This is a predicted complex of two RNAs, RNase P RNA and transfer RNA, with 501 nucleotides together. Rfam match: Bacterial RNase P class A. Rfam's curators write: Ribonuclease P (RNase P) is a ubiquitous endoribonuclease, found in archaea, bacteria and eukarya as well as chloroplasts and mitochondria. By type it is a ribozyme.

[in-house]
RNA sequence: AGAGAAGGCCGGACGGCCGCCGGCGCGGCGACGCCGCGCGGGAGGAAAGUCCGGACUCCGCAGGGCAGGGUGCUGGCUAACGGCCAGGGGGGGCAACCCCACGGACAGUGCCACAGAAAGCAGACCGCCGCGGGGCGUCGCGAGACGCCGGCGCGGUAAGGGUGAAACGGUGAGGUAAGAGCUCACCAGCGGCCCGGGCGACCGGACCGGCUCGGCAAACCCCACCCGGAGCAAGACCGAAUAGGAGAGCGAUCCCGCCGCUGCGCAUCACUGCGUGGCGCGCCGGGUGAAGCGCGGCCCGCGUGGGGCUCUCGGGUACGGUCGCUGGAGGCGCCGAGCAAUCGGCGUCCUAGAGAAAUGGCCGUCUCCCGCCGUCGGGCAACCGGCGGCGGAGACAGGAUCCGGCUUACAGGCCUUCUCUGGUG
RNA sequence: GCCGAGGUAGCUCAGUCGGUAGAGCGAAGGACUGAAAAUCCUUGCGUCGGUGGUUCAAUUCCACUCCCCGGCACCA
Numbered sequence: 001a002g003a004g005a006a007g008g009c010c011g012g013a014c015g016g017c018c019g020c021c022g023g024c025g026c027g028g029c030g031a032c033g034c035c036g037c038g039c040g041g042g043a044g045g046a047a048a049g050u051c052c053g054g055a056c057u058c059c060g061c062a063g064g065g066c067a068g069g070g071u072g073c074u075g076g077c078u079a080a081c082g083g084c085c086a087g088g089g090g091g092g093g094c095a096a097c098c099c100c101a102c103g104g105a106c107a108g109u110g111c112c113a114c115a116g117a118a119a120g121c122a123g124a125c126c127g128c129c130g131c132g133g134g135g136c137g138u139c140g141c142g143a144g145a146c147g148c149c150g151g152c153g154c155g156g157u158a159a160g161g162g163u164g165a166a167a168c169g170g171u172g173a174g175g176u177a178a179g180a181g182c183u184c185a186c187c188a189g190c191g192g193c194c195c196g197g198g199c200g201a202c203c204g205g206a207c208c209g210g211c212u213c214g215g216c217a218a219a220c221c222c223c224a225c226c227c228g229g230a231g232c233a234a235g236a237c238c239g240a241a242u243a244g245g246a247g248a249g250c251g252a253u254c255c256c257g258c259c260g261c262u263g264c265g266c267a268u269c270a271c272u273g274c275g276u277g278g279c280g281c282g283c284c285g286g287g288u289g290a291a292g293c294g295c296g297g298c299c300c301g302c303g304u305g306g307g308g309c310u311c312u313c314g315g316g317u318a319c320g321g322u323c324g325c326u327g328g329a330g331g332c333g334c335c336g337a338g339c340a341a342u343c344g345g346c347g348u349c350c351u352a353g354a355g356a357a358a359u360g361g362c363c364g365u366c367u368c369c370c371g372c373c374g375u376c377g378g379g380c381a382a383c384c385g386g387c388g389g390c391g392g393a394g395a396c397a398g399g400a401u402c403c404g405g406c407u408u409a410c411a412g413g414c415c416u417u418c419u420c421u422g423g424u425g
Numbered sequence: 426g427c428c429g430a431g432g433u434a435g436c437u438c439a440g441u442c443g444g445u446a447g448a449g450c451g452a453a454g455g456a457c458u459g460a461a462a463a464u465c466c467u468u469g470c471g472u473c474g475g476u477g478g479u480u481c482a483a484u485u486c487c488a489c490u491c492c493c494c495g496g497c498a499c500c501a
C1' cells in the first nucleotide's frame, strides 16, 4: 500500500424568525371556559414487522385426562424466552474468523420419481468362470486325442463396465474354475466392554466382534421439557340518550315446607286443635339438578340453571369525561464477584404521554460527502495533495399500555483490535 | 392499536401423505358461409408474490419479507 475479519459508536452542530402538542405559574374577561404573557419539556437505533417472551388487567386463581401448539448438543444467565454467554461436535476459509432447527432411522408406519440388472427382509444386462450339448480345424486306418468358437441349456460370481443424489467399506497380498471379508495386514466406520479426564455434551486410549444394513423426522411418529384463555378497543368509575325492544327456536322432573279447599279418624258442648290422605297453571320458600350457559376444542370435575340460552331483525349515543398512563426487570459512573452473559453495593440523573394522534418550515454560518473550474506543490507520466469559488446530496424511517429480545430497512462517517499478500528500510 | 385469512394463466378458481401444474371463461389461428353469428378443430414460453434454507428433488415443508382482504367502540 492492497485485500479482508471482529467489536463498538455517531445518525449533522450552532444561531435567528415563524409555527405545532402537553405541563406549570401569573394576569385579564361577557368565567366550570377562552385569551394573553412567562418558564420548562417534546421520537428511534431501529419507535418498524408483530415473530417470540414477560409485566399488567379481566375471565370462577387456572383442577385431572385427551387433543393441540412450541422447543430440541451440554452447562450457565434471566422475571421469562425460540434470547444471551461459555463450552462440545460438525462444516467452510491460507488465515483473522464465520456458519449449523445439532435428540431418536436396530419403537413402528411411510417415501426414495426418472434412469438403472438391482433402491430395501436387494439384484444379475454386458462381462468373467465351470459343466453339459453342438459346430469347426489339426493328427490318426479307426476308436479317439488336442485346440478353437457360440444369438444354446444349467449353474457359480459380484472383481470390471454402465445408471443414479445414493449401489452392502478402501488399498495390497493370499486364495479360487472365476471370484468375493472367503482369509490376512494396514486404514476408515459401527457395535460391545473396560481404563483415564471432564459437572456435562464429549475427548483420549486399550481389548473384543468381520459387524460393513443407506438416506429422509423443516414426512407421520417416538422421547424429554414447556404452554389455561383473551388482550389497554384489557379493565374500573362517572355521565347522556332510547322502543330498558320485536320475532323464531330450545329448555325435565321429583321431594320437602307453607297457603287454600276438602275426605276420614280422634279430642272438645262448640269455636277449634291433632293425626292421616287427596286436589291446586298456588308460592319474590328450600332442595334435587336435565337441556343450555361459564371455566373459548372434547371428556371428567366445579359453578349456574322457571326467568335462562341460541339465532335473526332493530334502537340509542356526547364513538363523551376521569383513571389505567408511564419512575422503570430505567440510564450513566465507580467499586466488587464471574472467562463471559449477568449479578451485588454506592453515588448521580431523568415531566412525550394526547384526540386518529404534535416535534415542522425558511434563512445564515460551520462541518462531512460528491462533481466541475481556477491556482499552487510533488511526479517523466497516469495521477496525488493543499487552498479558493460554484453547484448538488444528506439515508432508513416516526411513539399509541410498558419492558426484554429476535428479524428486517438504513445515505454517509468515526474508533479499537486482528489476519493475509506485496514493497521499502 | 389488537386479531384473523389469503397471493397459482389475461379473469375466476382447482391442485395432500414432496416427483417437471390443470379446468371454465376469454384470446389467437383455421374450417363452414356470399358475409357474419352459432358450431367444430387447433394453440399455454405460467419467475406458483419475493429471498433464503431442509431435501437427490419444493406450488407443497420451514424461516424472513412484500402486497391485498376481513373483523374488533360503548349503552340498553
Stems, first nucleotide, its partner, number of pairs: 001421010012366007020042002023039007044396001048407002051405005056231004063300004068227005073087005088102001089100004103222002108220002110216003125161002127157006134149006169187006188212002190209003194205004235323004245313006254287003257283002259280009292304004315500003330349008369392010426497004431492002435450004444481001452468005474490005